[in-house]
């Protein structure tokens, strides 16, 4: 620095050093001398990987029985491996500890309100609210 997959409405803060920024980006809105970011020490959260256990399903391999003239065939079973799922753990590898990833940005869809047009069904514009998807970002795992 790139690709793939999964997750992102939960949860978890004190002390020391230092001293003005920080919340990725733009806008908004926030946090911050009652001390930002950073570094150090301690504490905590969570459970992605790792570890342990279990069950069901699917796949692969080996093997037994059976059907069959026979098969590298069907059916039933056993064992092993791998994948998915569930539970446990928190020694280990990471991660995290303001606000939903703080909100939003791109596209779609719906509701409400107001205004305008129309005889009307309705149409247009604006504002607010909600939902779905994409993108971006973050973290992990795997691969380059």
């Nucleotide at each position: 620095u790139g690709c793939u997959c999964a997750u992102c409405g939960a949860g978890a803060c004190c002390g020391g050093c230092u001293g003005a920024g920080g919340g990725a980006c733009a806008g908004g809105c926030c946090c911050a001398g009652c001390g930002a970011a950073g570094c150090c020490g301690g504490g905590g959260c969570a459970a992605c990987c790792a570890g342990c256990g279990g069950g069901g399903c699917a796949g692969c391999a080996a093997u037994g029985g059976u059907c069959g003239c026979a098969a590298c065939g069907g059916c039933c079973g056993u064992u092993g491996c791998c994948g998915c799922c569930c539970g446990c753990c928190a020694c280990g590898g990471u991660g995290c500890c303001a606000a939903c990833u703080c909100c939003c940005g791109c596209g779609g869809c719906g509701g409400c309100u107001g205004c305008g047009c129309g005889c009307a069904g309705g149409c247009g514009c604006a504002g607010c609210c909600a939902c779905c998807g994409a993108g971006a970002g973050a973290u992990g795992a795997g691969c380059g």
This is a predicted structure of a 144-nucleotide RNA (SAM riboswitch aptamer (S box leader)) from Dokdonella sp. Model confidence (mean pLDDT): 82 of 100.